About this RNA:
A computed fold for a 260-nucleotide part of an RNA from Sphingomonas corticis, annotated as large-subunit ribosomal RNA, domain VI. Its Rfam family is "Bacterial large subunit ribosomal RNA". Rfam links the family to the GO terms structural constituent of ribosome and ribosome. The sequence was found in a public genome assembly. The source organism's lineage runs through Bacteria, Pseudomonadati, Alphaproteobacteria, Sphingomonadaceae and Sphingomonas.

[in-house]
Context: one part of a larger RNA
RNA sequence: CGUCGAAAUUUGAGAGGAGUUGACCCCAGUACGAGAGGACCGGGUUGAACGUACCUCUGGUGUACCUGUCGUCGUGCCAACGGCGCAGCAGGGUAGCUAUGUACGGACGGGAUAACCGCUGAAAGCAUCUAAGCGGGAAGCCUCCCUCGAGAUAAGAUUUCACAGGACGGUCGAAGACCACGACCUUGAUAGAUCGGAUGUGGAAGUGCGGUAACGCAUGGAGCUAACCGAUACUAAUCGUCCUAUUCGCGCUUGAGAGG
Numbered sequence: 001c002g003u004c005g006a007a008a009u010u011u012g013a014g015a016g017g018a019g020u021u022g023a024c025c026c027c028a029g030u031a032c033g034a035g036a037g038g039a040c041c042g043g044g045u046u047g048a049a050c051g052u053a054c055c056u057c058u059g060g061u062g063u064a065c066c067u068g069u070c071g072u073c074g075u076g077c078c079a080a081c082g083g084c085g086c087a088g089c090a091g092g093g094u095a096g097c098u099a100u101g102u103a104c105g106g107a108c109g110g111g112a113u114a115a116c117c118g119c120u121g122a123a124a125g126c127a128u129c130u131a132a133g134c135g136g137g138a139a140g141c142c143u144c145c146c147u148c149g150a151g152a153u154a155a156g157a158u159u160u161c162a163c164a165g166g167a168c169g170g171u172c173g174a175a176g177a178c179c180a181c182g183a184c185c186u187u188g189a190u191a192g193a194u195c196g197g198a199u200g201u202g203g204a205a206g207u208g209c210g211g212u213a214a215c216g217c218a219u220g221g222a223g224c225u226a227a228c229c230g231a232u233a234c235u236a237a238u239c240g241u242c243c244u245a246u247u248c249g250c251g252c253u254u255g256a257g258a259g260g
Stems, first nucleotide, its partner, number of pairs: 001151001005161006014148004020048007032037001050105005058099004065092005070085006109143003116136004165243004169185005190236003194231004200224002206219005
């Protein structure tokens, strides 16, 4: 930009993805075979690699969470803290993101076939799967499964609205390079803040007691706690502006033509 104005739901032309395979058990130590050995067919179980999704579990990361600790400087000193030293170093760790973690997948079925195996059957009184005709037959082909998909310009369909709809702006997001997409905008839980909880860390400060002291014990699963889960209008989403309509509806203007 097009697709007949808008919104939602779709059909599926077409395109892409997937397509792998081992071992064990039963049938059965059966058929077969002198024995040694040892099945087809069919059924079940469990893996490998690969793929997709996810974070409940197991772990990783987690530079704005908690703790320990060294040196030094500072807050006048003690105590308690803060800065710097690779995040100073070290021990853990929420959310998110992740694999080595978890779940699932390859299938089944249908159609036409390849090599090949057949039925009927002449040419050629026989024979012959083939010449007419009819079957079987593969991880392969077309489907079936998953994803995209009407710019499929042959631009499809359905429903609703047209008393439409959309955009700008703002608060944001498990959405994202930007754009886009999605939630919300006071008739409000969108984000922050606050409150409650969860989680993590691991026993705060102060005070008391014990010890010469380092330190320990009690108050007390304490204090603190990011991205998590809720509640709550305290703060910010103010007030608003713009675009749009073929047909149709309303109003106005011009007045070809016709009639009087």